[in-house]
RNA sequence: CUUGGAAAAAGGCAAACCCGGAGUAAUCCGGGGACGCAAAGCCAACGGGUCCGCCAAUGCGGAUGGCCGGGUUGCCGAU
Numbered sequence: 001c002u003u004g005g006a007a008a009a010a011g012g013c014a015a016a017c018c019c020g021g022a023g024u025a026a027u028c029c030g031g032g033g034a035c036g037c038a039a040a041g042c043c044a045a046c047g048g049g050u051c052c053g054c055c056a057a058u059g060c061g062g063a064u065g066g067c068c069g070g071g072u073u074g075c076c077g078a079u
Base pairs, nucleotide, nucleotide: 005076012037013036017032018031019030020029021028022027035066041072042071043070046069047068048067049064050063051062052061053060054059
């Protein structure tokens, strides 16, 4: 450095649901709360999937990174 991830250590994030708010909606933000996560950090201006809105549509716009692949950055150091 690369791969890899433990009967390790220090920690981190936060599903469903509830409350408040934004949005036509999908969904998002804050608080509570933990199903889980070795990247559940970031990228939707890389590809695919799914969802929402408009629409005559083969079209346009939006959402989802905790749907998958991928890119990129990072803690620790056992086999």
Predicted 3D model of a 79-nucleotide RNA (c-di-GMP-I riboswitch aptamer) from Desulfobulbaceae bacterium UBA2273. The coordinates come from a structure-prediction model, not an experiment, and the mean pLDDT is 84. It matches the Rfam family "c-di-GMP-I riboswitch aptamer". Rfam describes the family as follows. GEMM was predicted in a large-scale screen for bacterial structured RNA regulatory elements. Rfam links the family to the GO term cyclic-di-GMP binding. Taxonomically the source falls in Desulfobulbaceae (Bacteria, Pseudomonadati, Desulfobulbia, Desulfobulbales). The sequence was found by an Rfam model in a public genome assembly.